[in-house]
RNA sequence: GGGGGCUCCGGAGAAUCUCUUAAAUGAGUGCCGAAGGUGUAAGGCGGCUCGCCGCUGAAUCUCUCAGGCAAAAGAACGGAGAAGGC
Numbered sequence: 001g002g003g004g005g006c007u008c009c010g011g012a013g014a015a016u017c018u019c020u021u022a023a024a025u026g027a028g029u030g031c032c033g034a035a036g037g038u039g040u041a042a043g044g045c046g047g048c049u050c051g052c053c054g055c056u057g058a059a060u061c062u063c064u065c066a067g068g069c070a071a072a073a074g075a076a077c078g079g080a081g082a083a084g085g086c
Stems, first nucleotide, its partner, number of pairs: 006081005015029001017028003030069003036065001037063001039061001043056005
């Protein structure tokens, strides 16, 4: 000096919907994107009949599988702190 984990602070969106249950328990409908996950532009690599084709390939974009839609909790991301290791 760089990266990861840990602790603390900040941290958006979307029904306190309907039925149901001892229970936010289960089901239904409508929604949201910022855990995680899917998809991919340039570029790179390979093949080729030189036209293209295949592989690879980022995001807060995209999908909405997962997750979420009162509060609390969680939360990408940002900031701070301590210890150990590389």
The prediction has a mean pLDDT of 81. A computed fold for an 86-nucleotide RNA, annotated as Glycine riboswitch aptamer. Of the family's consensus pairs, 88% are formed in the model. It matches the Rfam family "Glycine riboswitch aptamer". The family is grouped with related families in Rfam's "Glycine riboswitch clan".